The prediction has a mean pLDDT of 82. Predicted 3D model of a 71-nucleotide RNA (transfer RNA) from a Pseudomonadota bacterium. The sequence is in RNAcentral, with records from ENA.
């Protein structure tokens, strides 16, 4: 400078084009002599702007970080 690849919740991963799941931390209750153990609910996320589509985390284009191949 050309190519490939990733980007989802605080962290780590998940998700045939039909609308987002999981542990872990976190908050609250209950349990216990206390308890950070142990049970039960609950908050929270698609990197950014466009398209395509009835519908888009998914496909496509741009732009922004990370990583790798070539030069």
């Nucleotide at each position: 400078g050309u190519c490939c690849u990733c980007a989802u919740a605080g962290c780590u991963u998940a998700a045939c084009g039909g609308a987002a799941a999981a542990g872990c931390a976190c908050a609250g209750c209950c349990c216990u002599g206390c308890g950070g153990a142990g049970g039960c609910u609950g908050g929270g996320a698609u990197g950014g702007a466009g398209g395509u589509u009835c519908g888009a985390c998914u496909c496509c284009u741009c732009c922004u970080g990370g990583g790798g191949a070539c030069a």

Its Rfam family is "tRNA". Gene Ontology term of the family: triplet codon-amino acid adaptor activity. It is annotated as a transfer RNA.